[in-house]
Molecule: Lysine riboswitch aptamer
Organism: uncultured Ruminococcus sp.
RNA sequence: GAUAGAGGUGCACUCUUGAUGAGUAUGCUCCGCCUGGGCAGACCAGCCUGUAAAAUGCGGAACGGAAAGGUGCGAGUGCCGAAGAACAGAACGGAGGUCGAUUCUGUUCUGGUUGCAGUGUUCCGAACAGGGCUGUAACUGUCAUCGUUAUGAUGGAGCGCUAUC
Numbered sequence: 001g002a003u004a005g006a007g008g009u010g011c012a013c014u015c016u017u018g019a020u021g022a023g024u025a026u027g028c029u030c031c032g033c034c035u036g037g038g039c040a041g042a043c044c045a046g047c048c049u050g051u052a053a054a055a056u057g058c059g060g061a062a063c064g065g066a067a068a069g070g071u072g073c074g075a076g077u078g079c080c081g082a083a084g085a086a087c088a089g090a091a092c093g094g095a096g097g098u099c100g101a102u103u104c105u106g107u108u109c110u111g112g113u114u115g116c117a118g119u120g121u122u123c124c125g126a127a128c129a130g131g132g133c134u135g136u137a138a139c140u141g142u143c144a145u146c147g148u149u150a151u152g153a154u155g156g157a158g159c160g161c162u163a164u165c
Stems, first nucleotide, its partner, number of pairs: 001165005008080001010079006017072002027063001029061005036049004041099004083110009111140009123131002142156005
C1' cells in the first nucleotide's frame, strides 16, 4: 500500500401495515364581531390596489372531513465514520434585512449502545413520544501499559483495530 473482516438492542435508507396526529386543519351553509386587501415559509421594511363595501380575519352552530413529519410491528437494501452533530460560507427564494427550510463546500467533535437529569420562556414536533444540545452513570468492543492462579486497574481514539498478501 492492497484485500477481507470484527464491535451489536450497530448505523442509514426504502416498502407494506397499525396507532397517534384528529373529529384537528381546510371546505360548505347560517349568525355575530373587528376592520381595508394583495405580493414570498414567517416577520420588518418596501411596492401595488381600495376608500367603503366586498373581501380577509376572529368567534359560535350544523354538515362533512384530511395530510405530512415523527413512531410501533414486519420485510428488504446498502454498510462499519457506518452515520450524526456544531460553527462558518455560498446557492435558493423576492428587489432589501432577520430567522427558518432545502442543497453544496470547509473546519471541528463523536468507538458503540442504554439509563438518568437539565435545556419547558431553547430548536424540530400535536405530544410529557421521538430527535438535538449539555452533564452524568453503567454496559460493551478495540489498542497500549501495569498486574493477577483467575477475576482486573489506568489511559488513548475509528486517519483506529484484527488477519492475509